Small-subunit ribosomal RNA, 3' major domain from an uncultured prokaryote, 461 nucleotides, folded computationally. The coordinates come from a structure-prediction model, not an experiment, and the mean pLDDT is 82.
Context: one part of a larger RNA
RNA sequence: UGACGGGGGCCCGCACAAGCGGUGGAGCAUGUGGUUUAAUUCGAUGCAACGCGAGGAACCUUACCUGGGUUUGAACUGCUGAGGACCGGUAUAGAGAUAUACCCUUCCCUUCGGGGACUUCAGUAGAGGUGCUGCAUGGCUGUCGUCAGCUCGUGCCGUGAGGUGUUGGGUUAAGUCCCGCAACGAGCGCAACCCCUACCCCUAGUUGCACUCUCACAGGAGACUGCCUCGGAUAAGCCGGAGGAAGGUGGGGAUGACGUCAAGUCAUCAUGGCCCUUAUGGGCUGGGCUACACACGUGCUACAAUGGCGGUGACAAUGGGCAGCAACUCAGCAAUGGGAAGCUAAUCUCAAAAAGCCGUCUCAGUUCGGAUUGGGCUCUGCAACUCGAGCCCAUGAAGUUGGAAUCGCUAGUAAUCGCGGAUCAGCAUGCCGCGGUGAAUACGUUCCCGGGCCUUGUACA
Repeated sequence: UGACGGGGGCCCGCACAAGCGGUGGAGCAUGUGGUUUAAUUCGAUGCAACGCGAGGAACCUUACCUGGGUUUGAACUGCUGAGGACCGGUAUAGAGAUAUACCCUUCCCUUCGGGGACUUCAGUAGAGGUGCUGCAUGGCUGUCGUCAGCUCGUGCCGUGAGGUGUUGGGUUAAGUCCCGCAACGAGCGCAACCCCUACCCCUAGUUGCACUCUCACAGGAGACUGCCUCGGAUAAGCCGGAGGAAGGUGGGGAUGACGUCAAGUCAUCAUGGCCCUUAUGGGCUGGGCUACACACGUGCUACAAUGGCGGUGACAAUGGGCAGCAACUCAGCAAUGGGAAGCUAAUCUCAAAAAGCCGUCUCAGUUCGGAUUGGGCUCUGCAACUCGAGCCCAUGAAGUUGGAAUCGCUAGUAAUCGCGGAUCAGCAUGCCGCGGUGAAUACGUUCCCGGGCCUUGUACA
């Protein structure tokens, strides 16, 4: 000087408390451990791994395993020799990769020496590696933490490590600001500048709109403790009030200091070193990543009446659409299929919003719950056996609110309700967004956890 203390003081944070809803019990989905396996590819492992990389494993993906095959390698570059085309098509064998045979085709320039492009074969330099090392690295990322800190120049103090400034008195969300002070200044952070949103003005405006309004491209105004009062140190600021759509950072986002964890990633990519080179490279078929005595994490659906079922022209917003979205119509109980208008979309369409309202059921393992299983279909796709989603009929499991423990949330939030999108042929309870309905509680800081400042002790560095 730090770090640490079941030392002290001050202060924050859904940290506790006050509340609301969950997880932990059930079934299922999904990830992980374990076990199994020919293989169950690899990575991530307290917080900060475990619906994570993966924003979508039937083949492909795919890195794993089996089998059968390949060796300058149908990823790429250069050189040498040989070739006459390359491409395309057919047949046979095969699981395919591939092998064999045949057909078609007969490149461009030329000074006629050759050159260019191309293909296969032979050779060569080299390619290739999701092989190892994230403890050799770059880049990117997580985390403490959007916490309020981390430093420097000059000066001063100290033999020096170092200190001072940055401590102190107030104040703030803030090293925010004020005052004081051997310090005076400055930088990275804080804040502001940026975006969205709430009110208004102005205004281009078709596909929107009769007009006004709503909507809306662009531009602007508005909020600054500006005004008043109390107390405060006459300061910074605090409390209350007015006006105002909005009040003291209005709400949300983007933005992450010096550093910590030899944190994560050599499998995004890049890269040093090491290793493989008829294989640890490359191509193919089928399988596996989907296994299942079990354990854990994250979710979905429930256990019902604040509900289930039936009926019912109630009301959104964000978005997507041409290898696409599809109105409407016909067939079907339905998934869907046949026809088919419009739309490269404020025009057409996905599209029905759902919770809502009306009726019925009357407390039951039920008209709750929907797992599981049988049968029949639909769709995507070369192909749904391993291993897809959906529909119909039948079946109708556990489950009656969940032990110890534990999580989220302070307002348009929690809870609850539906809708859209990325990925995508198909596949969503996950993820990323959107709107509808819309609470309870916060006395307070003793305690638990994490953090900031000052101070104290230390056999720690």